[in-house]
Molecule: small-subunit ribosomal RNA
Organism: soil metagenome
RNA sequence: CGAGUUUGAUCCUGGCUCAGGAUCAACGCUGGCGGCGUGCCUAACACAUGCAAGUCGUACGCCCUUUCGGCAACGAGAGGGAGUGGCGCACGGGUGAGUAACACGUGGGUGAUCUGCCUUGAGGUGAGGGAGGUGAGGAAUACCGGCGAGAAAUCGCCGACAAGACCGCAUAGGUUCGGUGCAAACCGAGCAAAGCCCGCAAGGGCGCCCCAAGAUGAGCCCGCGGCCGAUUAGCUCGCUGGUAGGGUAAUGGCUUACCAGGGCCACGAUCGGUAGCUGGUCUGAGAGGACGAGCAGCCACACUGGGAUUGAGAACGGCCCAGACUCCUACGGGGGGCAGCAGUGAGGAAUUUUCGUCAAUGGGCGCAAGCCUGAACGAGCAACGCCGCGUGCAGGACGACGGUUUUCGGAUCGUAAACUGCUUUUCUGGGGGACGAGCAAGGACGGUACCCCAGGAAGAAGCCCCGGCUAACUACGUGCCAGCAGCCGCGGUAAUACGUAGGGGGCGAGCGUUGUCCGGAGUUACUGGGCGUAAAGCGCACGCAGGCGGUCUGCUGCGUUCGGAGUGACAGUCCUCGGCUUAACUGAGGAAGCGCUUGGAAGACGGGCAGACUUGAGGGCUCACGAGGGACACGGAAUUCCGGGUGGAGUGGUGAAAUGCGUAGAUAUCCGGAGGAACACCAAAGGCGUAGGCAGUGUCCUGGGGAGUCGCUGACGCUCAGGUGCGAAAGCCAGGGGAGCGAACGGGAUUAGAUACCCCGGUAGUCCUGGCCGUAAACGAUGACCACUAGGCGUUGGGGGUAUCGACCCCUUCGGUGCCGUAGUUAACACAAUAAGUGGUCCGCCUGGGGAGUACGGUCGCAAGAUUAAAACUCAAAGGAAUUGACGGGGACCCGCACAAGCAGCGGAGCGUGUGGUUUAAUUCGAUGCAACGCGAAGAACCUUACCAGGUUUUGACAUGCUCUUGCACCGCCCGUUAUGGGGCGUGCCCGCAAGGGACAGGAGCACAGGUGCUGCAUGGCUGUCGUCAGCUCGUGUCGUGAGAUGUUGGGUUAAGUCCCGCAACGAGCGCAACCCCUGUCGUCGGUUACUGGUGUCCGGCGAGACUGCCACGAUCAACGUGGAGGAAGGCGGGGAUGACGUCAAGUCAGCACGGCCCUUACAGCCUGGGCGACACACACGCUACAAUGGCCGGGACAACGGGUCGCCAACCAGCAAUGGGGAGCCAAUCCCAGCAAACCCGGUCUCAGUUCAGAUUGGAGGCUGCAACCCGCCUGCAUGAAGUUGGAGUUGCUAGUAACCGUGAGUCAGCACAUCACGGUGAAUACGUUCCCGGGUCUUGUACACACCGCCCGUCACACCACGAAAGUCGGCAACCCCUGAAGCCGCUGGGCUAACCCGUGAGGGAGGCAAGCGUCGAGGGUGGGGUCGGUGAUUGGGGUGAAGUCGUAACAAGGUAGCCGUACCGGAAGGUGCGGCUG
Repeated sequence: CGAGUUUGAUCCUGGCUCAGGAUCAACGCUGGCGGCGUGCCUAACACAUGCAAGUCGUACGCCCUUUCGGCAACGAGAGGGAGUGGCGCACGGGUGAGUAACACGUGGGUGAUCUGCCUUGAGGUGAGGGAGGUGAGGAAUACCGGCGAGAAAUCGCCGACAAGACCGCAUAGGUUCGGUGCAAACCGAGCAAAGCCCGCAAGGGCGCCCCAAGAUGAGCCCGCGGCCGAUUAGCUCGCUGGUAGGGUAAUGGCUUACCAGGGCCACGAUCGGUAGCUGGUCUGAGAGGACGAGCAGCCACACUGGGAUUGAGAACGGCCCAGACUCCUACGGGGGGCAGCAGUGAGGAAUUUUCGUCAAUGGGCGCAAGCCUGAACGAGCAACGCCGCGUGCAGGACGACGGUUUUCGGAUCGUAAACUGCUUUUCUGGGGGACGAGCAAGGACGGUACCCCAGGAAGAAGCCCCGGCUAACUACGUGCCAGCAGCCGCGGUAAUACGUAGGGGGCGAGCGUUGUCCGGAGUUACUGGGCGUAAAGCGCACGCAGGCGGUCUGCUGCGUUCGGAGUGACAGUCCUCGGCUUAACUGAGGAAGCGCUUGGAAGACGGGCAGACUUGAGGGCUCACGAGGGACACGGAAUUCCGGGUGGAGUGGUGAAAUGCGUAGAUAUCCGGAGGAACACCAAAGGCGUAGGCAGUGUCCUGGGGAGUCGCUGACGCUCAGGUGCGAAAGCCAGGGGAGCGAACGGGAUUAGAUACCCCGGUAGUCCUGGCCGUAAACGAUGACCACUAGGCGUUGGGGGUAUCGACCCCUUCGGUGCCGUAGUUAACACAAUAAGUGGUCCGCCUGGGGAGUACGGUCGCAAGAUUAAAACUCAAAGGAAUUGACGGGGACCCGCACAAGCAGCGGAGCGUGUGGUUUAAUUCGAUGCAACGCGAAGAACCUUACCAGGUUUUGACAUGCUCUUGCACCGCCCGUUAUGGGGCGUGCCCGCAAGGGACAGGAGCACAGGUGCUGCAUGGCUGUCGUCAGCUCGUGUCGUGAGAUGUUGGGUUAAGUCCCGCAACGAGCGCAACCCCUGUCGUCGGUUACUGGUGUCCGGCGAGACUGCCACGAUCAACGUGGAGGAAGGCGGGGAUGACGUCAAGUCAGCACGGCCCUUACAGCCUGGGCGACACACACGCUACAAUGGCCGGGACAACGGGUCGCCAACCAGCAAUGGGGAGCCAAUCCCAGCAAACCCGGUCUCAGUUCAGAUUGGAGGCUGCAACCCGCCUGCAUGAAGUUGGAGUUGCUAGUAACCGUGAGUCAGCACAUCACGGUGAAUACGUUCCCGGGUCUUGUACACACCGCCCGUCACACCACGAAAGUCGGCAACCCCUGAAGCCGCUGGGCUAACCCGUGAGGGAGGCAAGCGUCGAGGGUGGGGUCGGUGAUUGGGGUGAAGUCGUAACAAGGUAGCCGUACCGGAAGGUGCGGCUG
C1' cells in the first nucleotide's frame, strides 16, 4: 500500500465483499508450565445463611464473676455485661436505574457562604447566696429495683441515683440588636465553658469555651464545550422584572402579597427518542470515527414514591408515611430490603470461593495497650487477555516397513523413524530456605519464590486452511444429489471449490467461527468529493434575515499574530534511566496535553467608528430597436352552415373497401347571407421577454433592455434559507360562445382478436370573462453575479472612422444571437469569451438499484391532486460514455440461376428406394432444417449381421508369456438341423548317437483375451456447412487513458483485399490469382498392336502460342473499360484439382485409433432358423407414363470412357427368348464384352380412343447364379392389362456444347441397379433489369442484443412464500390536564387539656416558656373523567417483493413494424390507447 465483483472486451461512476487492528466476549475442537492482569455487558430481577461499623472505664453510675487482705462491714485489684454520655456511623465499599441538566469538562466568581476532627496565634476555664454532708449551683433520667400488658416485637406504671448529659448565674478585645454619628467610633442591652488522668508534690498530659487565621472539605453563581429527530414550530402565568414580607450558612420567584407585561425561539425554544459525564480506551498517516469494562475524578441512586429529624456535614447495612413484594403470627399484631463480600434461584450465548489474614497499606475509636475493618493484602476457580518457557539436541540411507500416488521406471511422507551418543529447562523425589518488618516482638501469603542434590527423553500438540482474492495439490467417493460459500461462485460422471485420504501451507497452547468497533471507505469529502449525459441546478423572478463585499485617510484594537504568567489532577501515551533471570508488569525523571484564563506588544489584513473618492450600482439628457404586456376597434382569405340559381348521379373515403351523404336533387358550380376560430406570403441560423411564452392591421395605456454623452448621487452592491409573485397544456367552478378540430362514445374496416393504428360521425374541451389548480423532457437535461484567458466566419441593434454625389464596400467599437476552433478541461462524448477553461461570492441539490417520489403524518386544493417524505423487505448490481461484433419490417453500393426472362421438371398416378410412424420375438445401429431422408449401403437369400428365438462353449474364434502334461499337426468319411461332441482309418518335420530340446497341435492351470456395450458433450483423425464467399491477420510505427483504431477506410476498377491513385502509415503472412491436370491451335521428335499409296488421322514426349502485346476512343499522362485488327483461341479461352482465420460442443467411439466407465460360464464365442424385406398411413429422392415432335413394324447410319485369366468370351449350332452347347482368340491400341449404341434417317401402319397410349398387378411356363431363390434374387416368353388424359397450395435444376432428350461403360458383385460414378450422341430458349424473395460482401446508422432477433423484454391473471400500509374494533405503555380524596411531615393559627429546672411568692399558687390535641396551606399516592401520544393485535382489504419450465397478449429496445418519452384528462382484461401542449434522449 490494496484486491475481488456490472462488460464479449474497455474507461468511468457506483455499491457490495475481503485482507489489518481491537474486544469485559461467547461457541467448536484441542490443552504442559509460570508471571501479571481481568472476570453478570442480560433481570436497578428476587434473595436462604454468615460476615461487611464500631470504639472509648483517662466522661458517668449500676449489675455480675473472681483474687488478695479482713470475723464482718468493707478496702485494693482482675475480668465480664447492658445502659447514660462522647466521637464515628455523611468515610470506605457497590451500582448506572434516572438524568440532555451548571449533571459533567474547562476556566472563573463568591464584598452572597459554611467547614467537626487537624495546624498556628490571642484570651478564658469563675463561684455570690441558700441548703447542708467528709465532699456537689440546680432539676432530671436510662441502666437498676418493684409491679403490669403482650405469642412476639415491644411497651406501660411506681421508686431511687450519676456525669464532660441538661439548666441557671457571672465575665466578653468577639458577635447580635438598639441609640448617637457623614464616617471612624462611642454608649446601652443580650449571648460562653467541663472536667478527667498520672504524680507525694512541683508539675505534666488529655480535654472544654470564645476569637482570629490557615489547611481541608462543601454550598451557590457565571463564560465556553460535548447526542439524534422539524413527519416536534411555536413555548411560558411564579412565567419575566420590580417593591415588600418570609426563608437559608448564603445569592436568588427559593416562597408569599402587590404592581408591571414581560421572558425563550430558526445560532432550533417546546416536545419526543437515546444516554451517567470526564481523564481516557480502540482505531486511524493525520484530521477524524466509535466507545466510556478495569484504574482515577465528579454526579446520581440504595425495593418504588414522599418526608422530615439529628448533625460541621445526611442518610445502602437510621427514622416516619404510602405502595408493591416477601416472612413470622396465638389473627390482635409485628418483621424485612445483598446496586457491600461470598453465595442461591431466575434470566441468558455468557462471567468465579458461602476461602485466609489484619502481617503490610489505609480508615474509625481510644492517652495508650488495643479493638473493629469482606476497605485492603493474599490464596482459590476460568487459556478470558497479555507476556515468557517447554514438549528435546546431535549423528543416522539399505533412502527400511508402511501409507499415498504412478507414465509402473519411479516419486513422496523422509533424517522423518528405528538405532547410537548427549542434555535436563520443565517434571518427580529429597535437602536448604527468604526479602516483604522503619526500636523490639509480630508474616495471611508460605515451607511459596529462590538455591542444591538425585532420577529419567522421560509426562507434555493441536487447530484452521490449500478455485481466485490468499501462502499451500493430488487420488478416490459423490453426480445440480449430498453438500460448500466472506464476495465472485463450485456440484448435472474425469470436482485442485462437496466428503475422505495422502501431501502441502499458516499459526501454535492454542487455532478457528460468530458478534461488535475503527480502518481500508477520498463511500458525508475540514484536511479531502461531486451535480450537461452516471445520483444530483429549485420552472422563473423579486426579496427580509443571513453570508460576502470597491478606492484613499485617520482612530480603535473585537478578530488576528507574537512572546510572558497561571491552569490543563493522578494514572495513561511518548522519550530516558531503573526493579523483578527476560518480557508482560512496574518505579523515577522529562516531554506532550493543539484548550481556557490573565497582563503586555504589534497595527498589516478582516471588523468597528469618523471622513473623503468614483471605477461598481443608480440616475439625467439624446438616439434608434423589437411577435414584450393590457384594452378597444377594424380587415381579408379559407372552412362550415343557411337561402336562391344552374345541373342531374353519383359523391366521399382508402392499401383496398365499407359505414356516411345523395333523385325529398348531394358532390360540382355561381350569387347572396350568417357565425366562430385562426392570421398565408413577409419568415430567417431573425427579433422581444426573467421563465412560461409572444405573429393580420390601427389607436390608446404600459414595462424593458441597448447605443451615445459624462453635467448628477456617492458603495446606495452581489447572493439569498424562510416568504411573496408569475407560471405551457390538461383539468375544476360560474356565466357566455361554439365554425373547424376533437378525448370519451357510436358505426365501418383491418385482424386470430383489435377495447388500437385507417375511415365516417361526434360530446366534453379547444374560444371569451371572472376565479381555482401550480404541474411538464417547465431542457442548454448546464443556478445567479463578477473578473481573467488565441483566433476565424455569419447574423441582429447602435456608435465612430475611411471612402463616395450617394447607397454599397472597407476598418474599428459596444450589446445580443449562431457556427468552427487553440490552450485548457472532461470517463468519454464533448465544452471551448454565450465555457463544461482559470479564480472569487452566495444559494439549491446528490450519496448503490428496487421498494418509492410510495405509505403514514403535516400543509395547500372544490376536486383531480400537489408538496414535504420514510421504513420493513430484497438484489450484486443498477448505471454513463465509448469499442468490436451481431441484428434491424434503417440507409448506400455490389455480387450470386437470388429474383426476373426462359426451358425441363417435382408436388397428382403406378412402381422402385430411403425415412418417419405403426407393428413385431426381432423388425440391429447411426444420420434429423438448409448441411438427415437412392445418406453410412461401391450392391442384407446363408454369410454379411451388429437384432430375435432356440441349441451350445468357457484361457476362449484371435495375440503374447509362463508352468505341467500328451505327441495324430493335417486330411477324408459316418451320426446329428448344424455347432459341439463321439467313433473309426492312415501319416509326420528340424537338431541330436541317445537322453533330450525346438517348431506345431491337444489337455490342465495362471497372467490375460474378447465386447458393433456407454460417452462424438473427454478425444485423434476424417468429413459436412457458410463458401471458391473475398476475406482473415501480423510486425514496426502512429493515434487513443483504454477496449481498440489506423494499415484493410476514401476515389476509381476488378471475378477477386485484382490493380491504380490518394492517405500516418510502411511492410509482411494465410487466402485470390499463378504454378499442376484435362481440353481447344500449331510445330517438332518417336511410334507398337493404331493409321497407312501420299498428305493426314490416332497415341506418347518436347515445344510454340495470349501478354490488353498492337490500333482507336473513354478515363486522373493511372488502374482499367469499350470497340477493332490479327489469331485456333481475347481480355480468367472452357473444365478440374486446390477450400484462408474461423463458425455450428455440426457428423462419426459402427471404418480406424484412443481416455474414462461397464460385462467376464457373459454385454464374450459358435451354430441353425428367423429378422433387417412387416404395412392403415405420411414425407423425400427417383423410374415409367399419360401419347401423334408419338407408338408399333421393316430397313439404314454415326460414338466415347472403360473392363477382361477361377476372366471377357468370337465364329458356328439349338431355342420365339432368357439361355445352352461349342471352343478360336486375348494377361489385350492386337482378342473379347461390342458389328458396341440409342435418340436419328427412310418406308409403312395406327388417327385421338383409357387407344396398337401406358404398363402396374396377377396366372401359367421357362432360364441363370448359388450348398440353398418359401419368407427374399435376376432374366425370358405367353396371358392379364390397374391407376394415369400433364397434375392444388407450393417448390427444384439450369446461362452453352449448358438445359433437355438419347443411349454406353465401370465399381460393388456368385447372382441382383430405376441408384451411384464416368462416357459420348442430338442439342435449344432466355437474361429488360436489380424494385422485390433468399444468401453473401463493403461502408454507414440505431440498439436496452453479446447464448448476439430463434435476442431482449412489459403488464394483468393464477399459485406459493415474505415484509409493509389501511381497517369495525380491541389490548397496553408513557406524559400531561380538570375535579374529588388525601398519609407522614414542615410551616401557620388555636392551644380551654398537660407542664421538673427560670422569675414572683414563706407557702398555696401565679407568671414566662413548653407539650399534647384541634384547625388550615402544601402534599406522595389513590379515584372519576375527557383528551394526547406511542406500541401490540385485528375479520377483511391494498399495493409491493421474491419464486421452476403456468395463462393472455406484444407495450418498449431497430423507423421495434403507429418514433419514443414527459405532464394532464378520459377510456380499456392487460401491457396500453387516444386527445391537448411540450421535449429530442